[in-house]
Context: one part of a larger RNA
RNA sequence: CUGGGCGUAAAGGGCGUGUAGGCGGUUGGUUAAGUCUGGUGUGAAAGCCCGGGGCUCAGCUUCGGAAGUGCACCGGAAACUGGCCGGCUGGAGCGCGGUAGAGGAGGGUGGAAUUCCUGGUGUAGCGGUGAAAUGCGUAGAUAUCAGGAGGAACACCGGUGGCGAAGGCGGCCCUCUGGACCGUUGCUGACGCUGAGACGCGAAAGCGUGGGGAGCAAACAGGAUUAGAUACCCUGGUAGUCCACGCUGUAAACGAUGUGCGCUGGAUGUUGGGCGGCAUAGCCGUUCAGUGUCGCAGCUAACGCGUUAAGCGCACCGCCUGGGGAGUACGGCCGCAAGGUUGAAACUC
Numbered sequence: 001c002u003g004g005g006c007g008u009a010a011a012g013g014g015c016g017u018g019u020a021g022g023c024g025g026u027u028g029g030u031u032a033a034g035u036c037u038g039g040u041g042u043g044a045a046a047g048c049c050c051g052g053g054g055c056u057c058a059g060c061u062u063c064g065g066a067a068g069u070g071c072a073c074c075g076g077a078a079a080c081u082g083g084c085c086g087g088c089u090g091g092a093g094c095g096c097g098g099u100a101g102a103g104g105a106g107g108g109u110g111g112a113a114u115u116c117c118u119g120g121u122g123u124a125g126c127g128g129u130g131a132a133a134u135g136c137g138u139a140g141a142u143a144u145c146a147g148g149a150g151g152a153a154c155a156c157c158g159g160u161g162g163c164g165a166a167g168g169c170g171g172c173c174c175u176c177u178g179g180a181c182c183g184u185u186g187c188u189g190a191c192g193c194u195g196a197g198a199c200g201c202g203a204a205a206g207c208g209u210g211g212g213g214a215g216c217a218a219a220c221a222g223g224a225u226u227a228g229a230u231a232c233c234c235u236g237g238u239a240g241u242c243c244a245c246g247c248u249g250u251a252a253a254c255g256a257u258g259u260g261c262g263c264u265g266g267a268u269g270u271u272g273g274g275c276g277g278c279a280u281a282g283c284c285g286u287u288c289a290g291u292g293u294c295g296c297a298g299c300u301a302a303c304g305c306g307u308u309a310a311g312c313g314c315a316c317c318g319c320c321u322g323g324g325g326a327g328u329a330c331g332g333c334c335g336c337a338a339g340g341u342u343g344a345a346a347c348u349c
Stems, first nucleotide, its partner, number of pairs: 003321004007303002012317001014201004021194003025088007033081002035077008049065006091191001092188003095184005103177007110154001115149007125136002162169002206247006215241002220236004258316006266294013298305002322349003331342004
């Protein structure tokens, strides 16, 4: 480079916004860059191919022709692509009327529980395990009642429920704020899709500065277990977990399935809307949007997928190309560091 691929065999970027680029609805006109067509010039020689000649043949050689898929210029065509001008409304967006929601940020607030402190009652155990021991307790524990302090998380509702691009989001109230859906077809008139770079977001752990610290708990200590036990179990326990600000930028960041659009039998549950009907606290039918299950065709190596496709197509991006060496080394870039990102080779099977 080409071909074939990317749910589980190697392979979808963690997610978004968006630059260049690629791609782009419908209709009329115009242009003629792409495209098609005719012509002219050029496309060295040798070689290849065709025809003829010369070495007795051939190899070899020589003459002529053809070809040279290309390029340039001139003329022509106008369906398709592109350019330009104009129109359209189905794509996209906006307006208007509604709806649901743990979507985000800040502030406030509530109860249960754990722990600790003070006081009361009250005694000899408590705790823990497979069994124990370390541990706690006559300086009065555990249990129980009252009061107080403080931090963190929000039982029930709660749901193959909801929201968000992903990470993720759950007590209640207030303020600010993003998105989605349904209805209406009033407005704009292709304004669209994708997206190399770039920029932003990005669980947990970790790092910096300052705070906070109830419970839990790497490290650590002790008790057990064991041949040993740097573990699993137990008693403790520091970072951390929490808050603010700033870094880090990773993950089984998973649906292991990129985004968008169109098309292709059904059945059944559920969430949010609309419409219609009725024996109207509801039921039935229907229609959008989401989320599950089962399955036709089709696909698949099989498992399975199956209108939420892994079916049938189009557009664009990312990625793969035997295992190990290795996500390592070197270099670059980024980071305070930890490290991240990009990413080989020798050698070996």
RNAcentral holds the full RNA, with entries from ENA. The part of an RNA shown here (small-subunit ribosomal RNA, central domain) has 349 nucleotides and comes from an uncultured bacterium. The coordinates come from a structure-prediction model, not an experiment, and the mean pLDDT is 89.